[in-house]
Molecule: small-subunit ribosomal RNA
Organism: uncultured bacterium
């Protein structure tokens, strides 16, 4: 895009189309094929006419009644004619001359119609109807008798007919055909109408037209897991049959015919014009319209006829339905309606013959469910409408909101206007062609003109991307959506709803199907090194393709002409319905087929010829080419003998094993089998598999040279045949070593393995199978062409004095590389380049190289080779990362070298666990655990129990009131309440009445409040990798691209630091430097610091005057930069050494933390979005808890002692702190401390040192070590030390004697060790944290290893990135499928039996019979009945083949 569609929601009108795709299932009812009286004899009724018998109402007459009869009209069963073979339906069957297309019939038929020629004489006998009798329930018959014809039958006439014979001419296509003759024989007829002319018919013949029949070329679905089929089968002769050819049928004869160019079989299917789609080529399809075919309940059969093997005819058989008196009958909607059923699904038991067409008829006319119309259905296509213009207060309402507004939205309301549609009224067709008249189902329809009134008329789907269109709420991996990707786990543009928006619109979506996109079966127009895909290799058949020259032919090819290619459709141009859809006209087209005329380049073919392709010959050398036979040495093993003694062997380490019965080792001799070191080489040979000691024989191929010979003999190669590693199989040998299976020993959680000791098939030989491999160059064969360079094997030539060297050439075998190719990798004269030819193979992954079938094999198994089901991927190449028990280089207290520790003890502290009313919460490997917490007795405090409050402890707004406040007292645990009569009465303005600001109380509601949840919604801050050296960008270049380059490489560095090189050149964030402290120094300044010189002064003292030298303080400077020298280096960066210097290569330390990672940490520091609580999850208060204790872990303190402990006496810091403070001297106390208080808001005063050093004691012990625990007595802080503080003294004196596995820190003023200070703080659990100074080491060979990191490279199936990915069994559930004892259907052919109807044939004699003959009695000719035979449907029976369903059990597969 399309549809004969269906479903969901919705639905105003008209036009034109379309409407059982399923059950070719069954059908009630009505209708769908009749007509002709001008073919015929009748019939009754009626009408008209003729006629006038009869009767004749008292009589005549009249009127009236009117019979038989005549004629005509209408109707009509029957005989007869024509039609019924058309029209209408359906698509079951059919893979076929069925259809399409084009030819042919010298092998045919054709009613009605047209034209022409000729004719129609004279006779005969019946049968229906009808009448009578009779059978049957009915359907329907039977017998007797009468009768007509355009019904039937002889005879006559007759040829341009037919048959035969004779002779002639012409033609052709094999049989033959045609023409004009002669002779013989045979065969026709019907009348009707009319007043008539005449018309309609009849018979024979010829021709035409129309319609058919038959034959042939070409085309026409799938399957080879269907490869052979065929007996009237293929052909011939004779005969039969037909309209006609023909095995169409039959007898005989022959043995053919079809088939890999796909026979046969199986499945599926009506074919075509066309339709849909597509740029086309194609693909799909065959509804409606048109052509052909087939069928008519299933199967068979003929009759009649011009035509049928007959939808609304006949006969028979089967199934089904109906009627029945049970004897027997009737029926066939795949005609139009309609009904049941089936189904997702498909309409009225309508009107009319007015038109078109058909049948009959002379005609009028009759018939016509063909047809024309109407009805139903949005089923489709097309058209129209549901209003138009104005209208901003941008109304109300809705939705959203940042609360300002935005949007719905000129939309509505409102004003003006219009009337398509609608309702209603009036008028009113064309279609009708005649021939005057008459005649319209549709239809009072279309259409026209009025009236009325915006009046009667909008939905559906979508809104994450593809794909036009976004927000809110609800929900919370639920409910649900989904075409693909995928959405949903509390902020969903994806679910549901709403608002809004987008799209289409009387429809819109969904589902189904087809084509497209899909160059995704590739003819146009694909591929096969690695994505799926080259056969393991050769020989070769069919086939395909094929070198140069000349000549002919014309099959292919090209051109012209002719015929055909139905109409409709499509296209173009016109025209008609108001437009369009639709319809009409004209043209073009229908790309095809056939015939014919030409051309001759190419292909083909025929003939001649050529040598370059191919082959042969001659000469020559190379080679693990093959087969057979023989020979050889080294080594292993075994045997014998000697020597010799305790081990050997084996491994990562061992053990099993061998050995005192003498091994291993060694010497000599012997046996046997297998394999051939060195040479040996990306060397050689072979088609591949493969081939390796030497010699001999036989043998294949390649190569070079030569140019004698043949003259395209070539290439490829479906099937076919052969070769074909290893393993394996069969038979027979052989068996040294090795070695599946197996045994033992180890390893291990296990170890049916890797390792070890043994060891059997096998490996070897002969013969025969197997036929597969990552049989690989993952690259089929052949030919030609297309830059080079460099090796190597074999051969030839040139040049040279020359083995060499050099130049050149052919064949092989490698590497590098340009163009080109390629998705990239790569290939690149040995192509994966450019071309040609042929073969093989591929078409998403899995299922699966499986199942079934077939075939090969002794078996193992091989070859061929699916489907159901399932997934949305599987895969290739390359890129960036990450990772590796990969590699290279480098770094780090990373290891190593050292020092001191932790892990053991006690205690402190944090955590887990446990307990509890609560033990609040957070932190969790490094990077949680002396962490948040720089200080939990109350407070803190968030937890628990109890008691209270509810606009609240706190903020803003409103109203009223009041100054506010409020001691003592009472109740209570307190909060709080009561009580006020104690006390108290502020600021500004004032007209002194009051008003205002601020404050408080009370009240109502907005709100407050929340350490409630979410750190995975967030900001900010922080940790970590890591102070690691990295992380990026612009431009350029390279690459299809991701990306790369730069940033790699060589050096060097602490460093992506620097240098050199380089398709890169630059730049940014990091590094370094700039900043601070410290180490040296100059200048300036000089108090509270300092004191050399001068002076004063003390018991002593910078104490004082003074000084500015020194120390010091603190400002500004200097100094260090590889600057200098030597050596190394690319004479670059830089490195090593040295000088000088306080300091030397970053002097030491700090601050400083790139891009990013960890959904790292924190909602409990603060901020903050959603959510939650609101007399409570908020607030106040009291008490308790955070300190609970079997235990486990982390971090520390103190120790275990002699480098120590105790005692005595005695030195030296730095950096801090100090007013609700630090506190000196003095006094009291053993002491904590108390009394008291000088000085100090500080270089001034105070806090205020220890280790070390000196002297003495202890003597290796649970001690003069160690200090826990406990008892007693005190001190301090504080409302308050019970839970639960710190300190002192006396007494007590635990564990612990240096710490298992494991593990931490540190490279110099560092570790270790010693003390001091500070923050927090009333006090303190501080042994913690942050700083400070004193004393002050050892060691680093080095980078193999552990850990972490950087960089380059490599592999990768990882990318949530190795804490990755992922395989198989087992268990459970579901699904599809294979096998299966069997059970049960269908289809197909075959054998036999039976055999209806019927054709044919035979009989038809002794049954029956009108036409003709002969006779008068039958007979003859002929016919019928009946019977036999052949064929044969259905049926029965038997053995099969194919294909379904189902099945206990069983096999694998898929998904979860």
């Nucleotide at each position: 895009g399309a549809c004969g569609a269906a479903c969901g929601c919705u639905g105003g009108c008209g036009g034109c189309a379309u409407g059982c795709c399923u059950a070719a299932c069954g059908c009630a009812u009505g209708c769908a094929a009749g007509u002709c009286g001008a073919a015929c004899g009748g019939g009754g009724u009626u009408c008209a006419u003729u006629g006038g018998a009869u009767u004749g109402a008292u009589u005549c007459g009249a009127a009236a009644u009117g019979a038989a009869u005549u004629u005509g009209g209408a109707c009509u069963a029957g005989u007869g004619g024509c039609g019924a073979a058309c029209g209408g339906g359906u698509g079951a069957g059919u893979a076929a001359c069925g259809c399409g297309u084009g030819a042919g019939c010298a092998a045919c038929c054709u009613g009605c119609c047209u034209u022409u020629c000729a004719g129609a004489g004279g006779g005969g006998g019946a049968c229906a109807a009808c009448a009578g009798u009779u059978g049957g329930a009915a359907a329907c018959g039977a017998c007797u008798g009468c009768u007509a014809a355009u019904a039937c039958c002889g005879c006559a006439u007759a040829a341009u007919a037919u048959a035969c014979a004779c002779a002639c001419a012409a033609g052709g296509c094999a049989u033959c055909u045609u023409g004009a003759g002669u002779g013989u024989a045979u065969c026709a007829a019907a009348g009707g109408a009319g007043a008539a002319a005449u018309c309609c018919g009849c018979u024979g013949a010829a021709a035409g037209a129309u319609g058919g029949g038959c034959u042939c070329g070409c085309g026409u679905c799938u399957g080879a897991u269907u490869a052979g089929u065929u007996a009237g089968a293929u052909g011939g002769u004779g005969g039969g049959g037909u309209a006609a050819u023909g095995g169409c049928c039959u007898a005989c004869c022959a043995u053919g015919a079809c088939u890999u160019c796909g026979a046969u079989c199986a499945g599926u299917a009506g074919c075509c014009g066309g339709a849909c789609u597509g740029a086309g080529a194609g693909g799909u399809u065959g509804a409606a319209c048109g052509g052909c075919c087939a069928c008519a309940u299933u199967g068979g059969g003929a009759c009649u006829g011009a035509g049928a093997u007959a939808c609304g005819g006949c006969c028979c058989a089967g199934a089904c339905u109906c009627c029945u008196a049970c004897g027997g009958g009737a029926g066939g909607c795949a005609g139009c309606a309609g009904u049941g059923g089936g189904g997702a699904a498909u309409a009225u038991u309508g009107g009319g013959c007015a038109a078109u067409g058909g049948g009959c008829g002379a005609a009028a006319g009759c018939c016509u469910g063909a047809c024309c119309c109407a009805g139903c259905a949005a089923u489709g296509c097309c058209g129209c409408g549901u209003g138009a213009a104005g209208g901003a207060a941008g109304a109300a309402g809705g939705u959203c909101u940042u609360c300002g507004g935005a949007u719905u939205g000129u939309a509505a309301a409102c004003u003006u206007c219009u009337u398509u549609u609608g309702u209603u009224g009036a008028g009113g067709a064309c279609g009708a062609a005649a021939c005057a008249a008459a005649u319209g189902a549709c239809g009072g329809u279309a259409c026209u003109c009025g009236a009325c009134g915006a009046a009667u008329a909008a939905g559906c789907c979508a809104c994450g991307g593809c794909u036009a269109a976004c927000u809110a709420c609800g929900u919370g991996c639920c409910a649900g959506c989904a075409g693909c990707c995928g959405c949903g786990g509390u902020a969903a543009u994806a679910c549901g709803u709403a608002g809004g928006u987008g799209g289409c619109a009387a429809g819109c979506g969904u589902u189904g199907u087809c084509c497209g996109g899909a160059u995704u079966u590739a003819c146009u127009g694909g591929g096969u090194g690695u994505a799926a895909a080259g056969g393991g290799c050769g020989c070769g058949u069919a086939g395909g393709c094929g070198g140069g020259a000349u000549a002919g032919c014309a099959a292919g090819u090209c051109a012209g002409a002719u015929g055909u290619g139905a109409a409709a459709u499509c296209u173009a141009g016109g025209g008609g319905c108001u437009c369009a859809a639709c319809c009409c006209c004209u043209a073009a087209a229908c790309u095809g087929c056939a015939u014919u005329u030409g051309a001759a380049a190419c292909u083909g073919u025929u003939a001649u010829u050529c040598u370059u392709g191919a082959g042969u010959g001659a000469u020559g050398g190379a080679g693990a080419g093959g087969c057979a036979g023989g020979c050889g040495g080294a080594a292993u093993u075994c045997c014998u003998a000697g020597u010799g003694u305790a081990g050997c062997g084996g491994u990562g380490a061992a053990a099993u094993g061998c050995g005192u019965a003498g091994a291993u080792a060694u010497u000599a001799g012997g046996a046997g089998g297998a394999a051939c070191a060195c040479c040996a080489g990306u060397g050689g040979c072979g088609a591949a598999g493969g081939c390796g000691g030497c010699c001999u024989g036989c043998u294949g191929g390649a190569c070079a040279u030569u140019a004698a010979c043949u003259g395209a003999c070539g290439c490829u190669g479906a099937g076919g045949c052969g070769c074909g590693a290893a393993a394996g199989c069969g038979u027979g040998g052989g068996g040294a070593g090795c070695a599946a299976a197996c045994a033992g020993g180890a390893u291990u959680a296990g170890a049916u393995a890797c390792c070890c000791u043994g060891g059997u098939a096998g490996u070897c030989c002969a013969c025969g199978c197997c036929g597969u491999a990552a049989a690989c160059g993952a690259u089929g064969a052949a030919u030609a062409c297309u830059a080079g360079g460099u090796g190597u094997g074999g051969g030839g030539g040139g040049a040279c004095u020359g083995a060499c060297c050099c130049c050149u050439u052919c064949c092989g075998u490698g590497c590098c590389g340009c163009a080109g190719u390629u998705a990239a990798c790569a290939c690149a004269a040995u192509a994966a380049g450019u071309a040609u030819u042929c073969c093989a193979c591929c078409u998403g992954g899995g299922g699966a190289g499986u199942a079934c079938g077939a075939u090969c094999g002794c078996a193992a198994g091989g070859u061929u080779g699916a489907a159901a089901c399932u997934c949305a991927a599987a895969g290739g190449a390359a890129u960036u990362g990450a990772c590796g028990g990969g590699g290279g280089c480098c770094c780090g207290c990373a290891c190593a070298a050292g020092c001191a520790g932790u892990g053991g003890a006690u205690u402190a502290u944090g955590u887990g666990g446990u307990u509890u009313a609560a033990u609040u919460c957070g932190a969790a490997g490094c990077a949680a655990c002396g962490c948040g917490a720089a200080g939990a007795a109350c407070c803190u405090u968030a937890c628990c129990g109890g008691g209270g409050c509810u606009u609240g402890a706190c903020a803003u707004c409103c109203a009223a009131c009041u100054a506010a406040c409020g001691a003592a007292g009472c109740a209570g645990a307190g909060a709080u309440g009561c009580a006020u009569u104690a006390g108290g009465u502020g600021c500004c303005c004032u007209u002194c009445g009051g008003g205002g600001a601020a404050a408080g109380u009370u009240g109502a509601g907005a709100c407050a409040g929340g350490u409630g949840g979410u750190g995975c919604a967030u900001g900010g801050c922080c940790g970590u990798c890591g102070u690691c050296a990295g992380c990026u960008c612009g431009u350029g270049u390279c690459g299809u691209g991701a990306g790369a380059u730069g940033u790699u490489u060589g050096g060097u560095u602490a460093a992506g630091u620097c240098c050199a090189g380089c398709a890169a050149c630059g730049a940014g964030c990091g590094c370094a430097a700039c900043c601070c402290c410290u180490g040296c120094u100059g200048c300036c300044a000089g108090u509270u610091a300092c004191c050399a010189g001068c002076g004063a002064g003390u018991a002593a003292a910078g104490u004082c005057g003074g000084g500015g030298a020194c120390u010091c303080u603190g400002g500004c400077g200097g100094g260090a930069c590889u600057g200098c020298c030597c050596a190394g280096a690319u004479c670059a960066a830089c490195u090593g050494g040295g000088a000088g210097g306080a300091a030397g290569g970053u002097g030491g330390g700090g601050a400083u933390g790139a891009c990013g990672u960890c959904a790292g940490g924190u909602c409990a520091g603060u901020a903050u979005g959603g959510c939650c609580c609101u007399u409570a999850u908020g607030c106040c208060u009291u008490g308790g808890g955070c300190u609970g204790c079997a235990c486990a872990c982390g971090u520390a303190c103190u120790a275990c002692a002699a480098u120590g402990c105790c005692c005595a006496g005695u030195a030296c810091a730095g950096a801090g702190g100090g007013a609700a403070g630090c506190a000196a001297g003095g006094c009291c106390g053993c002491g904590a401390g108390g009394c008291g208080g000088a000085g100090c808001a500080g270089a001034u005063c105070c806090u205020a040192a220890a280790a070390a050093g000196u002297g003495g004691g202890c003597c290796c012990a649970g001690u003069u070590c160690g200090g826990a625990u406990u008892g007693g007595a005190g001190g301090c802080u504080g409302c308050a030390a019970c839970u639960c503080g710190c300190c002192u003294c006396c007494a007590u004196g635990a564990a612990g004697c240096c710490g298992g596995a494991a593990u931490c820190g540190c490279u110099a003023g560092u570790a270790a060790u010693g003390g001091c200070a500070c923050a927090u703080c009333a006090g303190c659990u501080a042994c913690g944290g942050u700083g400070c100074c004193g004393u002050g080491a050892a060691u680093a060979c080095g980078u193999u290893c552990c850990c972490g990191g950087g960089u380059c490279u490599u592999g990768u199936a990882c990318a949530c990135a190795c804490c990755g990915c992922c395989c198989g069994u087992c268990a459970c559930a579901u699904c599809a499928u294979g096998g299966a004892a069997g059970c049960u259907g269908g289809u197909c052919g075959c054998g036999c039996c039976c055999g209806a109807a019927g054709u044919a044939u035979c009989a038809g004699g002794a049954g029956c019979c009108a036409a003709c003959c002969u006779u008068a009695a039958u007979g003859g000719a002929g016919g019928c009945a009946u019977g036999g035979u052949c064929c044969u449907a259905a049926g029965g029976u038997g053995a099969g083949a194919c294909u379904g369903g189902u099945a206990a059990c069983u096999g694998g597969g898929a998904u979860g």